[in-house]
Molecule: transfer RNA
Organism: Candidatus Aenigmatarchaeota archaeon
RNA sequence: GCCUGGGUGGCUCAGUGGUAGAGCGCCAGACUCAUAAUCUGGAAGUCGUGAGUUCGAUCCUCACCCCAGGCA
Numbered sequence: 001g002c003c004u005g006g007g008u009g010g011c012u013c014a015g016u017g018g019u020a021g022a023g024c025g026c027c028a029g030a031c032u033c034a035u036a037a038u039c040u041g042g043a044a045g046u047c048g049u050g051a052g053u054u055c056g057a058u059c060c061u062c063a064c065c066c067c068a069g070g071c072a
Stems, first nucleotide, its partner, number of pairs: 001071007010024004018055001026042005048064005
């Protein structure tokens, strides 16, 4: 340099055009003598950046940035 895959709450990942979700974690409450476990509720996201297409983009197109792998 070229090719492929990936970037979404703190972490690991879903989500293939119409209100962004789960598990774990965090906070509060219930239960308990207390802790853990369990149950209930809650907070936390410019969906890597910019532009384009569209009535509408996490999703489609282009450029760029970063990560992993491959080829040279």